Predicted 3D model of a 138-nucleotide RNA (c-di-AMP riboswitch aptamer (ydaO/yuaA leader)) from Micromonospora sp. Lineage of the source: Bacteria > Actinomycetota > Actinomycetes > Micromonosporaceae > Micromonospora. Model confidence (mean pLDDT): 75 of 100.
RNA sequence: GGACCGGCACCGCCGAGUCGCUCGACGAGUGAGCCGGGGACCCAGGUUCCCUCGGGGUGAAUCCGCAGAUCGUGCGGUAGGGCGUCGACUUCCCGCCCGAACCCGUCAGCUAACCCGGUAGGCGGUCAGGAAGAAGGA
Numbered sequence: 001g002g003a004c005c006g007g008c009a010c011c012g013c014c015g016a017g018u019c020g021c022u023c024g025a026c027g028a029g030u031g032a033g034c035c036g037g038g039g040a041c042c043c044a045g046g047u048u049c050c051c052u053c054g055g056g057g058u059g060a061a062u063c064c065g066c067a068g069a070u071c072g073u074g075c076g077g078u079a080g081g082g083c084g085u086c087g088a089c090u091u092c093c094c095g096c097c098c099g100a101a102c103c104c105g106u107c108a109g110c111u112a113a114c115c116c117g118g119u120a121g122g123c124g125g126u127c128a129g130g131a132a133g134a135a136g137g138a
Stems, first nucleotide, its partner, number of pairs: 010125005018032006033119006043109001054107001055104004063077005080098005089133005
């Protein structure tokens, strides 16, 4: 001097996931904020019955093709989402990454009042974008 690993503090990113208070306190309760679901009229959709590989929800996380040969499989693409510091933001191009998982239980369009639930988890500190707009300043 360089590479890798681990820890602490601080800062930052994705996300609704934040900020307080109380309590023999690695947790629980509660308030505010934030997020989601259920739920009329009107509107939309439908107009008989039966059966389900039923239907619905959170989330960006859907759909398609190929291959093995049926499984909790693999590969490629894709709707969509995120990042490319900082000083507020938007669009396009370029590059990179993700494109999961879970819940309700035969029930759900929208939806005032009203009711119910959630407030987790993960990651970075590295060489690093381009153009246009808009805002602001002189």